[in-house]
RNA sequence: GGAGCCGGCCGGGCGGCCGCGGCCCCGGGCGACCGGGGUCGAGGAAAGUCCGGCCUCCGCAGGGCAGGGUGCUGGCUAACGGCCAGUCGGGGCGACCCGCAGGAAAGUGCCACAGAGAACAGACCGCCGCCUCGCCGCUCGCGGCGAGCACGCGCCGGGGCCCGUCGAGGGUCCAGCGCCCGCGGCAAGGGUGAAACGGUGCGGUAAGAGCGCACCAGCGGCCGGGUGACCGGUCGGCUCGGCAAACCCCACCCGGAGCAAGGCCAAGUUGGGGACGUACGGCCCGCCGCCAGGCGGGCCGAGGAGACCGGCCCGGUCGAGUCCCCUGGUAGGCCGCACGAGGCCGGUGGCGACACCGGUCCCAGAUGGAUGGCCGCCUCCCCCCGGGGACACCGGGGGAGACAGAAGCCGGCUUACAGGCCGGCUCCUUCU
Repeated sequence: GGAGCCGGCCGGGCGGCCGCGGCCCCGGGCGACCGGGGUCGAGGAAAGUCCGGCCUCCGCAGGGCAGGGUGCUGGCUAACGGCCAGUCGGGGCGACCCGCAGGAAAGUGCCACAGAGAACAGACCGCCGCCUCGCCGCUCGCGGCGAGCACGCGCCGGGGCCCGUCGAGGGUCCAGCGCCCGCGGCAAGGGUGAAACGGUGCGGUAAGAGCGCACCAGCGGCCGGGUGACCGGUCGGCUCGGCAAACCCCACCCGGAGCAAGGCCAAGUUGGGGACGUACGGCCCGCCGCCAGGCGGGCCGAGGAGACCGGCCCGGUCGAGUCCCCUGGUAGGCCGCACGAGGCCGGUGGCGACACCGGUCCCAGAUGGAUGGCCGCCUCCCCCCGGGGACACCGGGGGAGACAGAAGCCGGCUUACAGGCCGGCUCCUUCU
C1' cells in the first nucleotide's frame, strides 16, 4: 500500500423566528378559558407482532391421557425458541463464519427415477473353471486358439384389428410373465443411482472375496482426562445402509384470554319506593245524547308544590306537575398509565453472558392522537468553475443527508437504514 474478518458507537451541531402536547407557577375571568414564565417531550430499531415475562380477569384438590413446544453439553436469566463459554460436524490459506446438532441393535413405515440388484440385495457387461463344437500343433498322452449367436415355446388376464348374423368362440399383433438360449464359481473392474452390504495397499486365489495381514473409518470392552458434551490410549470380534423437517421413543416445559385486560364515577333512560301539590267556582262555544248529563276548547276569578329573576328577604313573572332515595349501567369522564427485572458513573467477583455493592438522576404520556416548519452559520459527502504540477491545499457556486415514528410495560429475535467514527485481528506485497 492492497484485500478482508470481528466488536463497539453515532444517527448532524449552534443560533433566531413561528407553532404543538403534558405538568407546575403567576396574573385575569363566576366559569369555559385567556395571557406570561419555567420544565419535560420518540427510536436504534419506537417497526414485524415471531418468542418469553410482568400485570388483569376467568378457570383450577392431586394424578394421568390427549394436544402443543423445545432438543449436543455446562452456565446466565424473572423467563425464553434468547445470550455466554465449550464439544462435534462443515466452509475458508487465515482472522473467522455457519449448523432445526437427542435416539435408526424398541417397533412400524418409506427409499422416486435409473439400475441386474435398494436391505437378512443382486449378476447386465465382465473375470475364471468345467463341458460341447471347430481350427492348428504334435513327443498321440495332450497343448494352444476361437465360438457357445439367436430363434423359438408356453401362460393367463389386458388392449388394438380381423373372422364369425348376434353369441359362444377363433386368428393375429402389441405390451407383460415364465421356460429355453451348456453347467458352475466370483463380486475385483465397468455401468446405474442421493445411496450398492467398509476404504487404501500387500498377500492370497482358477478368478475373486475381511479370505489373511497393515493402516484408516465404524462398533464394543477396558484404562486415563473432563462437571459434561466429548477427547486420548489400548484390546477385541471382524462390518452391522439412509430418512425421525415420517409415525414413534426418551428428557424437559406448557391452563385460557388479553389494556377494547380490568376497575371506579355516572347525564339521559329503565325498574322500585317516597314527599309535596293540582284536580274549585262562574260564563261562552262546539260535539254526542230523548232527558239527566258527558267530552273538548276559550275567557275571568280563587287556590297553588315547584321553577326563574346570580346567595337571603320583600316584590315580580311562569306554573301542573315538581323533587328526593335506591337499582342496574348507556353516552361521557377518571383510573389502570409512567419509580422500572430503570438510566448513568465507579468498584468487586467471573474467560464471558451476568451478579453484587456504593453514589447519582427522574426521564414522553397523546386519545383523531403533540414531539414540527422556515431561515442563517458550521461540520460531513458529492459535482462544477478559478488558482495550483496535483485527486494535496485555497477561493467561489450548487446539490444531497436515510430507515422510520411511542399508545400498558419489560427482556429478546428478525427485518429496514443515507452517511460516519473508534478499537482489535488476518492474509498478500513493498521498504528499512